[in-house]
Context: one part of a larger RNA
């Protein structure tokens, strides 16, 4: 302060996070598949070879080159999860104060309120079912006195 009271929702502004949103940008992860540098490794090993064996010839070992698996980076698809961005959309919160009504709180002026289903700017209204946490008058049972 105390009904000239308290009070609910639309709908308007402006601020703040946030849900969905064709998408798109990054960054982590992880499937297949394609390539396949250097290296070592394993095969070859006709070509080259100073120490080793050999009087030689030549042999042994060795190296070039080749082959192959392995594999770094790359590259095609997909798949998972983080973030950032996003026209447009949904409510939330908060504001001095505004729009629109008055749903509740006194039988709040149609008691309320819970659950449904339907309906309406909005608060809400209507149907059915349920509770009293419902005034007020009467009447009935019980219980205190």
């Nucleotide at each position: 302060c105390a009904c000239c009271g308290c009070c609910c929702g639309u709908c308007a502004c402006a601020c703040c996070a946030u849900g969905g949103g064709a998408g798109u940008u990054g960054g982590a992860u992880u499937g297949a598949c394609c390539c396949g540098a250097a290296g070592g490794c394993a095969g070859u090993g006709g070509g080259c070879u100073a120490a080793c064996c050999g009087c030689a010839a030549g042999g042994a070992g060795g190296c070039a080159g080749c082959u192959g698996a392995c594999c770094a980076c790359g590259g095609u698809c997909g798949g998972u999860u983080c973030a950032g961005u996003g026209a447009c959309u949904g409510g939330g919160g908060u504001g001095a104060a505004g729009u629109c009504g008055u749903a509740a709180c006194a039988a709040g002026g149609u008691a309320g309120c819970c659950g449904u289903a339907g309906g309406g700017g909005a608060a809400c209204c209507u149907g059915c079912g349920g509770c009293u946490g419902g005034a007020u008058c009467a009447c009935c049972u019980c219980c205190u006195u």
Molecule: small-subunit ribosomal RNA, 3' minor domain
Organism: Sandarakinorhabdus cyanobacteriorum